Transfer RNA from an Anaerolineales bacterium, 75 nucleotides, folded computationally. The RNAcentral record of the sequence draws on ENA and MGnify. It matches the Rfam family "tRNA". The family's RNA type in Rfam is transfer RNA. About the family: Transfer RNA (tRNA) molecules are approximately 80 nucleotides in length.

Order: sequence, then C1' cells, then structure tokens
RNA sequence: GCCCCUGUAGCUCAGUGGACAGAGCGUCGGCCUCCGGAGCCGAAGAGCACGGUUCGAGUCCGUGCAGGGGUACCA
Repeated sequence: GCCCCUGUAGCUCAGUGGACAGAGCGUCGGCCUCCGGAGCCGAAGAGCACGGUUCGAGUCCGUGCAGGGGUACCA
C1' cells in the first nucleotide's frame, strides 16, 4: 500500500428504519446499620466527524478519522 472487522455511558457490551437509546460493573445521593466497603431505593451519564438516502437513521450508503486483524508459502 491492499483486504476484512469494529467505533453507543468512565469500563464491558445489547439494541427489526419508528417507544423516553437499554443492561452489568463503576460513580453520586438517600435508606438501613454499632460501622458500611454488605443489602435496599433513586439519580446523573453516550450515538467518532461530515455528507447522502428516507416522512423518519444508533441501524442503510459514501468519504474521512481512530482502533484491531490479515497480507506474497500455496493458489
């Protein structure tokens, strides 16, 4: 260089083109408790960028960016 995969919350991951974008862990607050780091309740927190298709895009298409993998033995 070329080919393939991935990009969603602080981390690990879900999510038929249409619902308020969810879960676990973590964080914060409260309750409970002799104490809390256990248990219970609650809260905050995310779509890589730009463009396109569409009534509607996390999802489909293009380009770029980032990360990961493969690549001359054979065919």